[in-house]
RNA sequence: GCCCGUGUAGCUCAAUUGGCAGAGCAACGGUUUUGUAAACCGUAGGUUGGGGGUUCGAUUCCUCUCGCGGGCU
Numbered sequence: 001g002c003c004c005g006u007g008u009a010g011c012u013c014a015a016u017u018g019g020c021a022g023a024g025c026a027a028c029g030g031u032u033u034u035g036u037a038a039a040c041c042g043u044a045g046g047u048u049g050g051g052g053g054u055u056c057g058a059u060u061c062c063u064c065u066c067g068c069g070g071g072c073u
Stems, first nucleotide, its partner, number of pairs: 001072007010025004019056001027043005049065005
């Protein structure tokens, strides 16, 4: 330099032939307990890496760019 994959909540990951952004763990509050843990109930947390485009509508499609991983020379 070229090619492929990947980036979504604090962490690990879902979500589609374009139509409400979710789960588990963690955090916080509550119930329970003499207290802690466990268990149960609930709450909050997101510019879907960033910019632009297409569209009524983009995590998804196109484009540029950045990070990470792999391959080729």

Record summary
This is a predicted structure of a 73-nucleotide RNA (transfer RNA) from a bacterium. The coordinates come from a structure-prediction model, not an experiment, and the mean pLDDT is 80. Rfam family: tRNA.